[in-house]
RNA sequence: GGGCGAGUGGUGGAAUGGCAGACACGAGGGACUUAAAAUCCCUUGGGUGAAUAGCCCAUGUGAGUUCGAGUCUCACCUCGCCCA
Numbered sequence: 001g002g003g004c005g006a007g008u009g010g011u012g013g014a015a016u017g018g019c020a021g022a023c024a025c026g027a028g029g030g031a032c033u034u035a036a037a038a039u040c041c042c043u044u045g046g047g048u049g050a051a052u053a054g055c056c057c058a059u060g061u062g063a064g065u066u067c068g069a070g071u072c073u074c075a076c077c078u079c080g081c082c083c084a
Base pairs, nucleotide, nucleotide: 001083002082003081004080005079006078007077010025011024012023018067026044027043028042029041030040031039045057046056047055048054060076061075062074063073064072
């Protein structure tokens, strides 16, 4: 330099054009216990908010297509593999 693949919360990851983060782990709170472990229940992306309401933002970055993009297109960044 060329080709291919990947990038999503604290972590692994789901959704393959139509409610982003399902599910699990972890974390916080509670029940149980003399106390703990295990088990069970609730909550858990960020901001605002009294709030579990409402509103806004968020899938590497920036554009584009579309009524609608994590998903499709283009450029760039980072990482991995292969070729030279």
The prediction has a mean pLDDT of 81. Predicted 3D model of an 84-nucleotide RNA (transfer RNA) from a Candidatus Brocadiaceae bacterium. Its Rfam family is "tRNA". It is annotated as a transfer RNA. Gene Ontology term of the family: triplet codon-amino acid adaptor activity. Taxonomically the source falls in Candidatus Brocadiaceae (Bacteria, Pseudomonadati, Candidatus Brocadiia, Candidatus Brocadiales).